[in-house]
Molecule: Bacterial RNase P class A
Organism: uncultured Acidimicrobiia bacterium
RNA sequence: CGAGCUCGGAGGGCGAUCACGGUCACUUCGGCGAUCGAGGAAAGUCCGGACUCCACAGGGCAACGGUGCUGGGUAACGCCCAGACGGGGCGACCCGAUGGAAAGCGCAACAGAGAGCAGACCGCCGAUGGGCAGUUCGAAUCAUCGGACGGCCACAGGCAAGGGUGAAACGGUGGUGUAAGAGACCACCAGCGCUUCGGGAAACUGGAGCGGCUUGGCAAGCCCCACCGGGAGCAAGGCCAAACAGGGAUAGAGCGGCCCGCUUCGUAUCCCGGGUAGGCCGCUUGAGCCCACCAGUAAUGGUGGGCCCAGAUAGAUGAUCGCCACCCGACUAAGCGUCGGGGACAGAAUCCGGCUUAUCACCGAACUCGCCAU
Numbered sequence: 001c002g003a004g005c006u007c008g009g010a011g012g013g014c015g016a017u018c019a020c021g022g023u024c025a026c027u028u029c030g031g032c033g034a035u036c037g038a039g040g041a042a043a044g045u046c047c048g049g050a051c052u053c054c055a056c057a058g059g060g061c062a063a064c065g066g067u068g069c070u071g072g073g074u075a076a077c078g079c080c081c082a083g084a085c086g087g088g089g090c091g092a093c094c095c096g097a098u099g100g101a102a103a104g105c106g107c108a109a110c111a112g113a114g115a116g117c118a119g120a121c122c123g124c125c126g127a128u129g130g131g132c133a134g135u136u137c138g139a140a141u142c143a144u145c146g147g148a149c150g151g152c153c154a155c156a157g158g159c160a161a162g163g164g165u166g167a168a169a170c171g172g173u174g175g176u177g178u179a180a181g182a183g184a185c186c187a188c189c190a191g192c193g194c195u196u197c198g199g200g201a202a203a204c205u206g207g208a209g210c211g212g213c214u215u216g217g218c219a220a221g222c223c224c225c226a227c228c229g230g231g232a233g234c235a236a237g238g239c240c241a242a243a244c245a246g247g248g249a250u251a252g253a254g255c256g257g258c259c260c261g262c263u264u265c266g267u268a269u270c271c272c273g274g275g276u277a278g279g280c281c282g283c284u285u286g287a288g289c290c291c292a293c294c295a296g297u298a299a300u301g302g303u304g305g306g307c308c309c310a311g312a313u314a315g316a317u318g319a320u321c322g323c324c325a326c327c328c329g330a331c332u333a334a335g336c337g338u339c340g341g342g343g344a345c346a347g348a349a350u351c352c353g354g355c356u357u358a359u360c361a362c363c364g365a366a367c368u369c370g371c372c373a374u
Stems, first nucleotide, its partner, number of pairs: 001370004006365004012324007020037005026031001039345001043356002046354005051233004064229005069083005084098001085096004099224002104222002106218002121163002123159003128156002130153003134149006171189006190214001192211008237281004246272006252265001253263004288307008326342006
């Protein structure tokens, strides 16, 4: 210098003029002043909680759902950190639902001869049995029969080494052996199981001996094992409460002969419950933010100090201008400088911890690979 990889940061600053929402103060009720006013994802609503209401004495079992290497962190998690194992990359590093397949059931498309206690298409062999001629020996009258010797066929049959198919073909290499072969046997190696010694807190790992020679894959198929889980959600839930309809009391009106009683009402006043519109609470001080120190490899935790930092309700948080900073391009040998351009994704709605997704252009640190120079 080029190419990468991991972690972290930031999402411009200041000022002016208008506009909007909350709180507080003043007010002549018209306003006016001070102060605060989106995010790293406020998003998807995918996990985990706080909080609220409902159900429930407590515990166990079953069912259903979820999680799934080990240890740690946390309020909790399917999240995070560290490690183990497997896979990928030259490497920094990345990816992995990673318990159990000798508990049982099930599945395996296409290709292929054969796909689960498998199989024979090409191929190899054909020792043995069979067939065909030949030579020779013997018996015999020629025919014929029998024995021996090699040869041919590939009919029975044997084999699974080699080829071929497949994601996967029942260990690998070499040798012995054989007609050809084969863990049939032997040596070494790999794997599995058992015993044992060592490292580690554990997952796991290093070594030694023995064994039968090999017992395949899928559990994001059923299942088994371990652990976790009541339901619904701020439109939770609580309070106040118009209008209309309903109920009641009194007065008025009518009727029975006035007291009194009864009846009805397009009447008046008052009261009542439930509760709609509407309003208020919940609502933002919280597993909170910043700084320092301490513990820890880290995630994270502890202690001390400081701070208050949006609460709208159809939903405020916007716009313009100036100066500065940042990035890119051009001019310039370079620097300085000048000119031009650029600033994304998106927007709270009870709150918090995560994950995932979107994001123009950037900055910093550690590390890796390649090339060059010293």